[in-house]
Context: one part of a larger RNA
RNA sequence: UGACGGGGGCCCGCACAAGCGGUGGAGCAUGUGGCUUAAUUCGAGGCAACGCGAAGAACCUUACCCGGGUUUGACAUGUACGCGCCGUUCCGUGAAAGCGGAAUUUCCUUCGGGACGCGUAUGCAGGUGCUGCAUGGCUGUCGUCAGCUCGUGUCGUGAGAUGUUCGGUUAAGUCCGGCAACGAGCGCAACCCGCGCCGUCAGUUACCAUCGGGUGAUGCCGGGGACUCUGACGGGACUGCUCGUGUUAAGCGGGAGGAGGGCGCGGACGACGUCAAGUCAGUAUGGCCCUUAUAUCCGGGGCUGCACACGUGCUACAAUGACAGGUACAGAGGGCUGCGAGGCCGCGAGGCUGAGCGAAUCCGAUAAAGCCUGCCCCAGUUCGGAUUGCAGUCCGCAACUCGGCUGCAUGAAGUUGGAAUCGCUAGUAAAGGCGCAUCAGCAACGGCGCCUUGAAUACGUUCCCGGGCCUUGUACA
Numbered sequence: 001u002g003a004c005g006g007g008g009g010c011c012c013g014c015a016c017a018a019g020c021g022g023u024g025g026a027g028c029a030u031g032u033g034g035c036u037u038a039a040u041u042c043g044a045g046g047c048a049a050c051g052c053g054a055a056g057a058a059c060c061u062u063a064c065c066c067g068g069g070u071u072u073g074a075c076a077u078g079u080a081c082g083c084g085c086c087g088u089u090c091c092g093u094g095a096a097a098g099c100g101g102a103a104u105u106u107c108c109u110u111c112g113g114g115a116c117g118c119g120u121a122u123g124c125a126g127g128u129g130c131u132g133c134a135u136g137g138c139u140g141u142c143g144u145c146a147g148c149u150c151g152u153g154u155c156g157u158g159a160g161a162u163g164u165u166c167g168g169u170u171a172a173g174u175c176c177g178g179c180a181a182c183g184a185g186c187g188c189a190a191c192c193c194g195c196g197c198c199g200u201c202a203g204u205u206a207c208c209a210u211c212g213g214g215u216g217a218u219g220c221c222g223g224g225g226a227c228u229c230u231g232a233c234g235g236g237a238c239u240g241c242u243c244g245u246g247u248u249a250a251g252c253g254g255g256a257g258g259a260g261g262g263c264g265c266g267g268a269c270g271a272c273g274u275c276a277a278g279u280c281a282g283u284a285u286g287g288c289c290c291u292u293a294u295a296u297c298c299g300g301g302g303c304u305g306c307a308c309a310c311g312u313g314c315u316a317c318a319a320u321g322a323c324a325g326g327u328a329c330a331g332a333g334g335g336c337u338g339c340g341a342g343g344c345c346g347c348g349a350g351g352c353u354g355a356g357c358g359a360a361u362c363c364g365a366u367a368a369a370g371c372c373u374g375c376c377c378c379a380g381u382u383c384g385g386a387u388u389g390c391a392g393u394c395c396g397c398a399a400c401u402c403g404g405c406u407g408c409a410u411g412a413a414g415u416u417g418g419a420a421u422c423g424c425u426a427g428u429a430a431a432g433g434c435g436c437a438u439c440a441g442c443a444a445c446g447g448c449g450c451c452u453u454g455a456a457u458a459c460g461u462u463c464c465c466g467g468g469c470c471u472u473g474u475a476c477a
Stems, first nucleotide, its partner, number of pairs: 001477002003474003007471007015461002019424005026315008034306002042053002064301007073124001077123008087104007106115003126290002129288003135284001137279003140275001142273001147186006153162003166177003192267004197235007207224002211222003238261001241255005317417001321376001323374005334363002338357002342353004383414001388409007430453007
């Protein structure tokens, strides 16, 4: 000087408390351990691994296993020699890859050759083989925490200190005051994006107040530029005004005005560093290793295996409910080998046909919870839907291992979950549906977004966890 303390002081954070909803019990989905296996490819491991890399494992992917092949190689480039190709069609063999064979067939030319391709030879290719403890890059985490440092000066023999401590204050090393310090840098804040109010400009595909036309009805048509909206620019909030308080300061408490108040709300943004944290399997890359194989192609299998154990979720256990009929109201995002209206067929998944739309125009698209009416009457039930049987349908070369969906039948566990444990402070939690990426299809109940309905509670900081500043002890560095 740090680190640490079941030392002290001050102060924060959904850290506790207050409150709401969960997890832990059940069934299923998913990840992991374990076990099994020819293989169940590899990585991730307290917080910060475990719906993680996977924003899509039937083949492919695929890195694993078994089997069948190839060896200048699936891919790049150079040289030498030989051939003329490439492509297309066909035959044999085969599960395919491959191997063997047949037919057809170039361009330019200074006639040396060249372009391109094939074969042979060679230099090489190739490796998801090892090392993240050789690395770059990127990322997680402490932590959006308020810190981390430097120059000069001063102090100290020195390590170092001072500044950065102190009194106030703040979300903040934020600001004020003081001070052997005076300044400065990286952080904080602001500058960036979105939301909330207003104005200006613009006006189609959006809008419809006034005028006109038209319909069974509809901005449907003429038209309009008001309104809504769209989207570009600008204004607006700064403790600016006011009262109190404070040191006449920074600020704090209240008030006015205002769409909004004192950081308005949300996002992007992550200091010096820590964990030899994670990643050689995203890519790059040193070293090491393989080179008729640790490379590469193909068929099939596996990554989906199941006595178990854990994590994360979904659906429930019902009456604030289930079911049936009727009836409202979104936002964001997507669409051309796409979205697909309408019509017809089918109980349905879906099939046939196919208008419109590269989309503020057309489509997916009826949002759902809600509201109205009816029914069920507390029961393992009209709760719950696992499991299983049968019959179908769709994508795809192909759904046996191993896809989704539909119909009929079957109806399991489950009556609120021990010890323990998680999230959340407002348009939040909880609840409800909708969209998108990946994608032929989909094991999505995951992820990322969007809107709808919309709470409760916070006395307080003693305690648990994490953190900041000062101080104290130390046999630790």
About this RNA: Predicted 3D model of a 477-nucleotide part of an RNA (small-subunit ribosomal RNA, 3' major domain) from a metagenome. Its mean pLDDT, the model's own confidence on a scale to 100, is 86. Its Rfam family is "Bacterial small subunit ribosomal RNA".